Source information:
This is a predicted structure of an 87-nucleotide RNA (Glycine riboswitch aptamer) from Neomesorhizobium albiziae.

RNA sequence: UACCUGUUUGCGGGAGAGAGUCGCUGACGCGGCCGCCGAAGGGGAAAUCGCCCGAAAUCUCUCAGGCAAAAGAACCGUAGACGGGAC
Numbered sequence: 001u002a003c004c005u006g007u008u009u010g011c012g013g014g015a016g017a018g019a020g021u022c023g024c025u026g027a028c029g030c031g032g033c034c035g036c037c038g039a040a041g042g043g044g045a046a047a048u049c050g051c052c053c054g055a056a057a058u059c060u061c062u063c064a065g066g067c068a069a070a071a072g073a074a075c076c077g078u079a080g081a082c083g084g085g086a087c
Base pairs, nucleotide, nucleotide: 003085004084005083006082007081008080009079010078011077012076013075018034020033021032022031023030024029035067036066037065041063042061043060044059048055049054050053
């Protein structure tokens, strides 16, 4: 130095599911009772991948989280910082 990749930060995009019901509160909100969602995190099996014994999904569970808005959000794009690889 153009390239690949890891972590992290900023910006943009970003789904799903009752503004349920009862009680307390002026409201935000909290607690109970059901009904649901999967894309924070986490668990499980093993689709898949590979160094053959390891890793592990957008699969699955719903512990946690969430079900008006806001916030958050896997993932994608982009701009930096710090590494690793390659030339």

Its mean pLDDT, the model's own confidence on a scale to 100, is 75. Taxonomically the source falls in Neomesorhizobium (Bacteria, Pseudomonadati, Hyphomicrobiales, Phyllobacteriaceae).